[in-house]
RNA sequence: GCCGCCUUAGCUCAGUAGGUAGAGCAAUACCAUGGUAAGGUAGAGGUCGGCGGUUCGACUCCGCCAGGUGGCA
Numbered sequence: 001g002c003c004g005c006c007u008u009a010g011c012u013c014a015g016u017a018g019g020u021a022g023a024g025c026a027a028u029a030c031c032a033u034g035g036u037a038a039g040g041u042a043g044a045g046g047u048c049g050g051c052g053g054u055u056c057g058a059c060u061c062c063g064c065c066a067g068g069u070g071g072c073a
């Protein structure tokens, strides 16, 4: 330099032939215990990497940029 893939909650990851986003773990509160751990319950936590475009409507489609990663040279 060329060609791909990934970017979603604190972490690891789902998601959808476009219709206002979920799980596990962690953290928090509560239950329970004489107390702690383990265990159980509950709620919270995300402008879906950034900027534009298409659309009535975009995490999802298109373009550019950024970061990461793989292949080729």
Base pairs, nucleotide, nucleotide: 001072002071003070004069005068006067007066010025011024012023013022019056028042029041030040031039049065050064051063052062053061
This is a predicted structure of a 73-nucleotide RNA (transfer RNA) from Ilyobacter polytropus DSM 2926. Rfam family: tRNA. Rfam classes the family as a transfer RNA. Rfam's curators write: Transfer RNA (tRNA) molecules are approximately 80 nucleotides in length. Taxonomically the source falls in Ilyobacter polytropus (Bacteria, Fusobacteriati, Fusobacteriales, Ilyobacter). The sequence is in RNAcentral, with records from Rfam. The prediction has a mean pLDDT of 81.